[in-house]
């Protein structure tokens, strides 16, 4: 350089194809329970990588960019 995949709470992921209330688990915080801890239960917390386009409406579709990973190429 070329091609492909991925980017979503603090962490790991689903949702993306086929646009319509952002979800699950763990974690953090508070409470309940318990002799204590763990486990369990309830509540709360916080997220769509960036910009643009299309649309009534974009995490989702399109374009550009950035980052990560993989493959190929280059490597006098």
């Nucleotide at each position: 350089g070329c091609g492909a995949g991925c980017g979503u709470g603090g962490u790991g992921u689903a949702g993306c194809c086929u646009g319509g209330u952002a979800a699950c688990a763990c974690g953090c915080g508070a409470g309940c329970u318990u002799g204590c801890c763990a486990a369990g239960c309830u509540c709360a917390u916080g997220c769509c990588c960036c910009g643009g386009g299309u649309u009534c409406a974009a995490a989702u579709c399109c374009c550009g960019g950035c980052g990560c990973u993989c493959g190929c190429a280059c490597c006098a």
The RNA shown here (transfer RNA) has 76 nucleotides and comes from a Thermoplasmata archaeon. The source organism's lineage runs through Archaea, Methanobacteriati, Thermoplasmatota and Thermoplasmata. It matches the Rfam family "tRNA". Rfam describes the family as follows. Transfer RNA (tRNA) molecules are approximately 80 nucleotides in length. Model confidence (mean pLDDT): 83 of 100.